[in-house]
RNA sequence: GGCCCUAUCGUCUAUCGGUUAGGACACGGCCUUUUCAAGGCUGUAAGCGCGGUUCGACUCCGCGUAGGGUCA
Numbered sequence: 001g002g003c004c005c006u007a008u009c010g011u012c013u014a015u016c017g018g019u020u021a022g023g024a025c026a027c028g029g030c031c032u033u034u035u036c037a038a039g040g041c042u043g044u045a046a047g048c049g050c051g052g053u054u055c056g057a058c059u060c061c062g063c064g065u066a067g068g069g070u071c072a
Base pairs, nucleotide, nucleotide: 001071002070003069004068005067006066007065010025011024012023013022018055027043028042029041030040031039048064049063050062051061052060
């Protein structure tokens, strides 16, 4: 340098064009317990950037950025 893959809550991970963007762990509150742990209920929190397509984009396309793989 060429090509390919990936990027979503603090972390891991669903969501294949119309979602309230879901779940697990973690964290906060409440219940339970003499206390802790465990358990139950509940809450906070996310689409890498800029454009394009579309009535509508996390989702499709282009260019970047970052990470990974492969060839030279």

Transfer RNA from a Parcubacteria group bacterium, 72 nucleotides, folded computationally. Model confidence (mean pLDDT): 81 of 100. The sequence was found in a public genome assembly.